The RNA shown here (transfer RNA) has 76 nucleotides and comes from a bacterium.
The prediction has a mean pLDDT of 80.
It matches the Rfam family "tRNA". Gene Ontology term of the family: triplet codon-amino acid adaptor activity. The family's RNA type in Rfam is transfer RNA.
RNAcentral records the identical sequence in 2 taxa.
């Protein structure tokens, strides 16, 4: 230098190919309440990400397109 994969709550992932309705889902973690003599376990409820960043297409973009940053891998 060329190519590929990935980037989404605190952490780990799904959703992207096939754009769509109201709230981006799940597990762990966190907060409160219940349960218990207490803790743990268990039950209930809740907060937390607008999707790496910028731009474009569209009535509508996490999802399609372009650019760009970072991580990993391959080729030279």
């Nucleotide at each position: 230098g060329g190519g590929g994969u990935c980037u989404u709550a605190g952490u780990g992932u799904a959703g992207c190919c096939u754009g769509g309705u109201u709230u981006a889902a799940c597990a762990c973690g966190c907060u409160g309440c219940c349960c218990u003599g207490u803790c743990a376990c268990g039950g209930c409820a809740g907060a937390g990400a607008c999707c790496g960043c910028c731009g474009g297409u569209u009535c509508a973009a996490a999802u399609c397109c372009g650019g760009u940053a970072g991580a990993c891998c391959c080729c030279g």